RNA sequence: CAAUUAUCCAGAGUGACCGAGGGAUCAGGCCCUAUGACGUCCGGCAACCUCCAGAAAUGGAACGGUGCUAAUUCCUGCAGAAUGAUUUCAUUCUGAGAGAUAAGUC
Numbered sequence: 001c002a003a004u005u006a007u008c009c010a011g012a013g014u015g016a017c018c019g020a021g022g023g024a025u026c027a028g029g030c031c032c033u034a035u036g037a038c039g040u041c042c043g044g045c046a047a048c049c050u051c052c053a054g055a056a057a058u059g060g061a062a063c064g065g066u067g068c069u070a071a072u073u074c075c076u077g078c079a080g081a082a083u084g085a086u087u088u089c090a091u092u093c094u095g096a097g098a099g100a101u102a103a104g105u106c
Base pairs, nucleotide, nucleotide: 002105004103005102006101007100008099013042015041016040017039021032022031023030026077027076028075029074043069044068045067048065049064050061051060052059053058073098078095079094080093081092082091083090084089
């Protein structure tokens, strides 16, 4: 880098440093941010790998490898369905696509 499988409406700060943009990408919205965002450290959350019990289902632990720590992956974009509106609109639902994370594989 690629494909596979699983998950993505829960949870997590009155801390320290830094100092200007940030919320993956494109577009449109909507937000966060000098009352200090983003990032780093610490703290914390979770439980994929891990460990324990068990035939399994499942339950428990959290030293270690990752991950996460505003808003559902912040929302929409493509397809279908339902409902309501005299059209190409709106709302809801389902699926796809894109993306994120983990595990093992090539």

About this RNA
Predicted 3D model of a 106-nucleotide RNA (SAM riboswitch aptamer (S box leader)) from Rossellomorea vietnamensis. RNAcentral holds the sequence, with entries from Rfam and Ribocentre. The source organism's lineage runs through Bacteria, Bacillota, Bacilli, Caryophanales and Rossellomorea. The prediction has a mean pLDDT of 84.